[in-house]
Context: one part of a larger RNA
């Protein structure tokens, strides 16, 4: 100088506290661990590994084992060679398939030739030879990107000035902020990077335009904005206003800013994103990628079939469903939002209990489809039971994707009906349109093991206004 203290003060944070709803015990998905295995590929390891790389492992994927194969090789570039014989087609033995042999065909371009034909060159092929190839180590050699601290408020420099010097001031007192944010004071004047703001969504209004959206009035009407019409209104999407402590009061040191107000859709940063300082952790990553050394080369490199990442005593981790009556179930009934859609999304109908089928209207999408929101409201029905709850397991039969569901796929019937009666020490999430709860869509993707992420709107709480204490942070 930092850094640490069961030293001090000041502050801050769903840290606690005060609510709410979990996990921790079931059963299932699902990641690890250990075990097992010919292989159960590999990486990730306290917080910051464990629904983490993987926004798709039946084959591919696939890197892992086993068996079969090939060696200038699945690919790249160049040099040499062969010469129309190969290549490619087509056929055909052996094969699980790769691959290894066989037979037939014989393709372009240029130049000479009336044409057989001749010379010649590119592509592509033989054969060689430089070389290709590695998801083979090293993340402690590295580059890029990434995680943490932490959207925490802090890291620094120039000139000056103290100090022999490391170094200090300035950054620090006294106030205020969400802030090193502002003020005021001041051997320190300034300035960079941060933090603000500039950026985007979202809440009000104006204005421009009115089709695929929309319907007040006026007509028609088969009652559906359906049609004519219209631009007011809802939207939609480009442009502007609009909030700045601007204004009144009080407190403050005449400051900065703190409270109340008043107007306003919105007030003190109005909600949310996006944006991560100088560093730390030899954090992560040589399996996205790229790249130094070291290594393989008839194999650690390439193909191909099978099987394997899917085992399973047992532990954790993250979930999803439930133990019920604020609930099951049957009927009728209402109301979004954001998005996806051409080897795609499919609507009326029709067959089937259903999953699906069969058809194919319309849509390259504000016009057509997916699409039925769901909880919710209005009835019936269960009466407090291992139950009309709860749904694993298992059996049968069906469908669907796909060359193929045996290992090891999702669905639909009907059968069966397990543990569970709210969870022990512990422990996590949230301060509001938040939680809780309720459905809907997208990626990936032929299909799906999604209960997973990423979005989206529907109903909508409690509780605190405190800082003793646990954590974790910031200044002195």
């Nucleotide at each position: 100088u930092g850094a640490c203290g069961g030293g001090g003060g000041c502050u801050c944070a769903c840290a606690c506290a005060a609510g709410c709803g979990g996990u921790g015990g079931a059963g299932c998905a699902u990641g690890u661990u250990g075990u097992u295995u010919a292989a159960u590929u590999c990486g990730a390891g306290g917080c910051a590994a464990c629904g983490c790389g993987a926004a798709g492992a039946a084959c591919c994927u696939u890197a892992c084992c086993a068996g079969g194969g090939c060696u200038u090789g699945a690919c790249a570039u160049g040099c040499a060679u062969g010469g129309a014989u190969u290549a490619a087609c087509a056929g055909u033995u052996g094969g699980a398939a790769a691959c290894a042999g066989c037979u037939g065909c014989a393709a372009c371009g240029c130049u000479c030739u009336c044409a057989c034909g001749a010379g010649u060159g590119g592509a592509a092929c033989u054969u060689g030879c430089a070389c290709a190839g590695g998801u083979g180590u090293u993340g402690c050699a590295u580059g890029g990107c990434u995680g943490u601290c932490g959207u925490c408020a802090g890291c620094u420099c120039g000139u000056g000035c103290c100090g022999u010097g490391a170094g200090g001031u300035g950054u620090c007192g006294g106030g205020u902020u969400a802030a090193g944010u502002c003020c005021c004071u001041u051997a320190a004047c300034g300035a960079g990077c941060g933090a603000a703001a500039c950026c985007c969504c979202u809440a009000u209004c104006a204005u421009u335009a009115g089709u695929u959206g929309c319907u007040a009035a006026c007509a028609g009407u088969u009652c559906g904005g359906c049609u004519g019409a219209g631009g007011a209104c809802u939207c939609u999407a480009g442009u502007g206003a609009g909030a700045c402590u601007g204004c009144c009061g009080u407190g403050g040191u005449u400051a900065a800013c703190g409270c109340g107000g008043a107007g306003g859709a919105a007030g003190g940063u109005g909600g949310g994103g996006a944006u991560g300082a100088c560093g730390u952790c030899a954090a992560g990553u040589c399996a996205u990628c790229a790249u130094g050394g070291c290594c393989c080369u008839u194999a650690u490199g390439c193909c191909c079939u099978g099987g394997g990442c899917g085992a399973c005593u047992a532990a954790c981790g993250u979930g999803c469903u439930a133990c019920a009556a604020u609930g099951g179930u049957c009927g009728g009934u209402a109301c979004a939002g954001a998005g996806g859609g051409a080897u795609g999304c499919g609507a009326u109908a029709c067959c089937g209990u259903a999953a699906g089928g069969u058809g194919g209207a319309g849509c390259c999408a504000a016009u057509c489809c997916c699409a039925a929101a769901a909880a919710g409201c209005c009835g019936g029905u269960c009466u407090c039971a291992g139950u009309u709850c709860g749904g694993a397991u298992u059996g049968a039969g069906g469908g669907c994707u796909g060359a193929a569901a045996u290992u090891c796929g999702c669905c639909c019937u009907c059968a069966u009906g397990a543990a569970g009666c709210c969870g022990g020490a512990a422990u996590c999430g949230c301060u509001a349109g938040u939680a809780a709860u309720c459905g809907c869509g997208g990626a990936u993707c032929a299909g799906c093991c999604a209960u997973g992420c990423c979005g989206c709107g529907g109903u909508g709480a409690a509780u605190g206004u405190g800082u003793u204490c646990c954590u974790g942070a910031g200044c002195c």

A computed fold for a 476-nucleotide part of an RNA from a metagenome, annotated as small-subunit ribosomal RNA, 3' major domain. The prediction has a mean pLDDT of 84. The full RNA is in RNAcentral, with records from SILVA. Rfam family: Bacterial small subunit ribosomal RNA.